[in-house]
RNA sequence: AACGAUAAAGGCAAACUCAGUGAAAGCUGGGGACGCAAAGCCACGGGCCUAAAGCUGAUAAGUCAUGGUAGCCGGGUUGCCGAAG
Repeated sequence: AACGAUAAAGGCAAACUCAGUGAAAGCUGGGGACGCAAAGCCACGGGCCUAAAGCUGAUAAGUCAUGGUAGCCGGGUUGCCGAAG
């Protein structure tokens, strides 16, 4: 450098739930563990979710990210441990 044990020491925390927050998606905190070797951090590219404001329209509806998602993938960046090969 690469790789990842039924190793050791630690770490994170899905669903669900309670409280807060938000137009929503979602986010934050408590409980809780499905999982995770970057499930640490960054929306840069693609995907996906939402659609308040704007635009179209007819009060329906459509469209749109400036809102999200890093536990969808790629990329960037930092980093614990050390069996076998």